The RNA shown here (c-di-GMP-I riboswitch aptamer) has 86 nucleotides and comes from Aquibacillus saliphilus. The coordinates come from a structure-prediction model, not an experiment, and the mean pLDDT is 86. Taxonomically the source falls in Aquibacillus (Bacteria, Bacillota, Bacilli, Caryophanales). Of the family's consensus pairs, 95% are formed in the model. It matches the Rfam family "c-di-GMP-I riboswitch aptamer". Rfam describes the family as follows. GEMM was predicted in a large-scale screen for bacterial structured RNA regulatory elements. The sequence was found by an Rfam model in a public genome assembly.
[in-house]
């Protein structure tokens, strides 16, 4: 120095929940709040998984069903990176 790894220190992120706001919804954003996280940074026009169901299809109509071009990176994955004990 590199790879694997995760002790310490410094610094970082922020689940549930609450409030506000956007959205049909999943969910996003802001504030509060910490369950946790060594990638809980980034990537959802490449891969698998999960969630939603507006348009649309079905029906005489309603209900219901189907339905991703929507959402999810804190499910896996890909990719880049801080610190440095064993």
């Nucleotide at each position: 120095c590199g790879u694997a790894c995760g002790a310490a220190a410094a610094g970082g992120c922020a689940a549930a929940c609450u409030c506000a706001u956007u959205g049909a919804g999943a969910a996003g954003u802001g504030a509060g709040g910490a369950c946790g996280c060594a990638a809980a940074a980034c990537u959802a026009c490449a891969g698998g998984g999960g969630c939603u169901u507006a348009a649309g299809u079905u029906u005489a109509a309603c209900c219901g069903a189907c339905g991703a071009a929507g959402c999810u990176a804190g499910c896996c994955a890909g990719c880049u990176a801080c610190c440095g004990a064993a």